[in-house]
Context: one part of a larger RNA
RNA sequence: UGACGGGGGCCCGCACAAGCGGUGGAGCAUGUGGUUUAAUUCGACGCAACGCGCAGAACCUUACCCGGGCUAGAAAACUUCCGAACCCGGCAGAAACGUCGGGGUACCCCUUCGGGGGAGCGGAUGUCCAGGUGCUGCAUGGCUGUCGUCAGCUCGUGUCGUGAGAUGUUGGGUUAAGUCCCGCAACGAGCGCAACCCUUGCCAUUAGUUGCCAUCGGGUCAUGCCGGGCACUCUAAUGGGACUGCCCCGGUUAACGGGGAGGAAGGUGGGGAUGACGUCAAGUCCUCAUGGCCCUUAUGUCCGGGGCUACACACGUGCUACAAUGGUCGGUACAAAGGGCUGCCAACCCGCGAGGGGGAGCUAAUCCCAAAAAAACCGGCCCCAGUUCGGAUAGGAGUCUGCAACCCGGCUCCUUGAAGGCGGAAUCGCUAGUAAUCGCUGAUCAGCAGGCAGCGGUGAAUACGUUCCCGGGCC
Numbered sequence: 001u002g003a004c005g006g007g008g009g010c011c012c013g014c015a016c017a018a019g020c021g022g023u024g025g026a027g028c029a030u031g032u033g034g035u036u037u038a039a040u041u042c043g044a045c046g047c048a049a050c051g052c053g054c055a056g057a058a059c060c061u062u063a064c065c066c067g068g069g070c071u072a073g074a075a076a077a078c079u080u081c082c083g084a085a086c087c088c089g090g091c092a093g094a095a096a097c098g099u100c101g102g103g104g105u106a107c108c109c110c111u112u113c114g115g116g117g118g119a120g121c122g123g124a125u126g127u128c129c130a131g132g133u134g135c136u137g138c139a140u141g142g143c144u145g146u147c148g149u150c151a152g153c154u155c156g157u158g159u160c161g162u163g164a165g166a167u168g169u170u171g172g173g174u175u176a177a178g179u180c181c182c183g184c185a186a187c188g189a190g191c192g193c194a195a196c197c198c199u200u201g202c203c204a205u206u207a208g209u210u211g212c213c214a215u216c217g218g219g220u221c222a223u224g225c226c227g228g229g230c231a232c233u234c235u236a237a238u239g240g241g242a243c244u245g246c247c248c249c250g251g252u253u254a255a256c257g258g259g260g261a262g263g264a265a266g267g268u269g270g271g272g273a274u275g276a277c278g279u280c281a282a283g284u285c286c287u288c289a290u291g292g293c294c295c296u297u298a299u300g301u302c303c304g305g306g307g308c309u310a311c312a313c314a315c316g317u318g319c320u321a322c323a324a325u326g327g328u329c330g331g332u333a334c335a336a337a338g339g340g341c342u343g344c345c346a347a348c349c350c351g352c353g354a355g356g357g358g359g360a361g362c363u364a365a366u367c368c369c370a371a372a373a374a375a376a377c378c379g380g381c382c383c384c385a386g387u388u389c390g391g392a393u394a395g396g397a398g399u400c401u402g403c404a405a406c407c408c409g410g411c412u413c414c415u416u417g418a419a420g421g422c423g424g425a426a427u428c429g430c431u432a433g434u435a436a437u438c439g440c441u442g443a444u445c446a447g448c449a450g451g452c453a454g455c456g457g458u459g460a461a462u463a464c465g466u467u468c469c470c471g472g473g474c475c
Base pairs, nucleotide, nucleotide: 008475009474010473011472012471013470015466016465019430020429021428022427023426026320027319028318029317030316031315032314033313034311035310042053043052064306065305066304067303068302069301070300073129077127078126080124081123082122083121086103087102088101089100090099091098107118108117109116110115131295132294134293135292136291140289141288142284143283144282145280147278152191153190154189155188156187157186158167159166160165171182172181173180197272198271199270200269202240203239204238205237206236207235208234211230212229213228216227217226218225243266246260247259248258249257250256322423326382327381328380329379330378331377332376338369339368340367343362344361348357349356350355389420394415395414396413397412398411399410400409436458437457438456439455440454441453442452
C1' cells in the first nucleotide's frame, strides 16, 4: 500500500423480509456423472460445467470402432509424357477401388490444310513437399465468460514524507452514479458514469399504393367489391415535445429533496445496445490463426457397416399432469412479429385423419403459410371416482421426408390404458404490462423442437422494514 476479520460506522442489490408461482415426489424429454461397450469421438466441472460448444448425429455430419482400399496422396505449387474436357454403358464388388467398350473431338495462335504449339481440364510421372479435429489454452493471437452496468481505476504538475508512499479520490451534504454542491495543499486531466445511438409512448408536416373508408355515387344475399376520396387508421421520413422549465415548502443563499400545476409522458418516462483499470495461469490449439513437440504405406486419406441413440443407477434443466377457476362436444370472436421461387401454396375434390390430388395467386403493406389459443357468451354432458382426471407403455393399421426410417425420424387412426390424489430436508424465479397463464413466428433444417431466439393475448399479489443470510461500495 493492499487483502482478510464470527472489528466498528454509513449505504446499496428480488440479498432477506412481505407476496405469487415453481423445482425437489410421478411419467416422459434432454444434458451430465457412472457403468457397459469393438466404439459408446472430444471439450466444458462451485457461482461463471451439466436443453453448454450442437441454430437441428438415420447415411453424410463424424473427429470414435470394425472391415475393405490408396501412398506425392482427398485438396495446393512446379517438371516431363499422354489424352480435349466430357457423356453413356457392360463386368466384378458391400462400396471405395478395379476392369472393358462406345460416343465425342470444342477454344486461342501458326499453317504448306497433312499437322504443330499453347491455356484449361483429366490420367500417369518425378521433386522441394502436402496432410494431421495428434499434444501443449501453463508458450500464444483473436474471441468469450465472470466479479458487474458494480462506481470505480488512474495520470501530469505542485506540496508533504529519509523512504515505501500520501495528498488530489478524504471531510459535510446529495445522487442511480468519483452525480453535483460546499469546504480543503492542492490545481487540472484521462478511462469509466451520464448524454449522443436504436426502440416504445403524444403531436405536427410531407407522402397516399399494395394501406385506409368519414362524406358522395353504383352494385350485392354479403364483403372497400367498383367509381371516387386521402379526412381517419396505418405506413416511413423529417421535425416538435421533458429541461426540475413554472409554483409552494424544506435545505447553507448551494447541490438537492418533498408536494403541486400544466401535460400523452415528470424528475434517468419504459425497454435495448453500450461492460473502465483489472481478477480468475477462468474457457477455447475441435471455428480460425500460431511457437514448440510428435505421426509420415500412417496419428494422413477414400469407402461400407456400426457407434455418438447402450442402461442396475445418481444429479441438473425442462415438458405433461395429479383435475371442477376443471375435462369434453357444438356454435360464435379478437393479435403482433416473422417467413416464402429448388419456395409459400388458395379455391375445389378424395380420405375418419396424418395426408393425397389439384392448380389460382404471389419475387409479396397486393398472394400464401394462417386456424391464433386461452378468454367471453349460449347450449349439452361429466358429479368427485384413479374418474369422460392423467396420458406413459404396448399391439395393430397407415402416412410423409429421404438412395435408405432394422439398429435410430416425425405425424395419423383404432385399441391399450401405467405412475401420479400437489410432493421430505432443501432450493429457484419474479417489484408491472412484471410474475403467472395462453397461443403464434423464426433460425438450424430433405425430414425431425418439450430446446433456443423473438412476438403478441389475458393479467395479479406484495414491499412494515434493513435485525439476520448472500454479494457489493465508501470510511

Model confidence (mean pLDDT): 86 of 100. The part of an RNA shown here (small-subunit ribosomal RNA, 3' major domain) has 475 nucleotides and comes from a metagenome. The RNAcentral record of the full RNA draws on SILVA.